[in-house]
Context: one part of a larger RNA
């Protein structure tokens, strides 16, 4: 608890969908709920305030007034804001025409390169380090050249390049699928915004059942190294890493910056689209519309800085915050197989 706030001090929910509510373009008739203006009634007395008395004062007591912001009827008002009906096209949406893109999924498919198996050629090394060793190697190892396996991840292209709501997505191929930008105005007519619950998606770990296992690599196990070294650094290596189904629900899930609309100097770079000029054609010059980026003026900010992709001027919604630690603890609930996740305190303390 009135406010003030939430890039970075405490604060934007991880991300969508979408109930309820909340808010809601433009002209026009009704109505009059709301709101506003006048009248009645109602609001008891004390009490409060103002003004006036009484006790020598005062506290107290007494008289009058306002007040009692309230509620009920009733006459009116019709700008707003509801209702109810009528029109409308900018909001939104629909077909149309181009068009970009690692968006998703499911199938298939290809080359490097690592490991490993066979086979040649071939000898004494090899690998590893700051320097060693552990470790592999005359049972032929490392080098080289052929064959084969099998898993995983796609060098160049590749770029403050591009898609998605986020998480996040990159070898090529075909199928199935979302969503988006330009154009044009053809049709629907406010059909919008947000969005407590609610459902759905959500990296990496982690967990379940199968399955796979090449390189990697928690754990371990050895070699160093150290004062020790449960570490850095070197040899091996198990889960995992990978793929089917299913939990799990976190994160620096960050642009640390919720969403949507309108406004509010420019410059310059890139990505996608369109139009103009010019000379027939644009790659060059111009203007638009979309993304992303950088630099800057107003303005804004405790400063940093942001600055038409706003953190600037405003509304509409929804989410959080209110000193530090105790603590994201405990208990209680609800999920989960577990791991724990969500909600989330208080004594006590400075």
């Nucleotide at each position: 608890u009135u406010g003030g706030g939430c890039g970075u001090a405490a604060a934007g929910g991880g991300c969508g969908u979408g109930u309820a509510g909340g808010c809601g373009g433009u002209c026009u008739g009704c109505u009059a709920a709301g709101u506003c203006a006048g009248g009645a009634g109602u609001g008891a007395a004390a009490c409060u305030c103002c003004g006036g008395g009484g006790c020598u004062c005062a506290a107290c007591c007494c008289c009058g007034g306002a007040a009692c912001u309230g509620c009920u009827u009733u006459u009116g008002a019709u700008a707003c804001u509801g209702g109810c009906g009528g029109a409308c096209u900018u909001g939104a949406g629909u077909a149309c025409c181009c068009u970009a893109g690692a968006g998703g999924g499911c199938a298939g498919u290809g080359g490097a390169a690592u490991u490993c198996c066979c086979g040649g050629u071939g000898u004494a090394g090899c690998a590893g380090u700051g320097a060693a060793a552990u470790g592999c190697g005359u049972a032929g190892a490392g080098a080289u050249c052929g064959g084969g396996a099998g898993g995983a991840a796609c060098a160049c292209c590749a770029g403050u390049g591009g898609c998605g709501a986020a998480g996040g997505c990159g070898g090529c191929u075909g199928c199935c699928u979302g969503g988006g930008g330009g154009g044009a105005a053809a049709c629907u007519g406010a059909c919008g915004c947000u969005g407590a619950g609610g459902c759905g998606c959500g990296a990496a770990a982690g967990c379940u059942g199968g399955g796979g296992g090449a390189g990697c690599a928690a754990a371990c196990g050895g070699g160093a190294u150290u004062a020790g070294a449960u570490a850095c650094c070197c040899c091996g290596g198990u889960a995992g890493u990978c793929c089917c189904a299913g939990c799990c629900g976190u994160a620096a899930a960050c642009g640390a910056u919720g969403a949507g609309u309108g406004c509010u100097a420019g410059g310059u770079g890139u990505a996608g689209g369109g139009g103009g000029u010019a000379u027939c054609g644009a790659c060059c010059c111009c203007c638009c519309c979309u993304g992303u980026g950088c630099c800057g003026c107003a303005g804004u900010u405790a400063a940093c800085g942001c600055a038409a992709u706003a953190a600037g001027c405003a509304c509409u919604c929804c989410g959080c915050c209110u000193g530090g630690g105790g603590a994201g603890u405990a208990c209680g609930g609800c999920c989960g197989c577990a791991a724990g996740g969500u909600u989330g305190a208080a004594a006590c303390u400075c």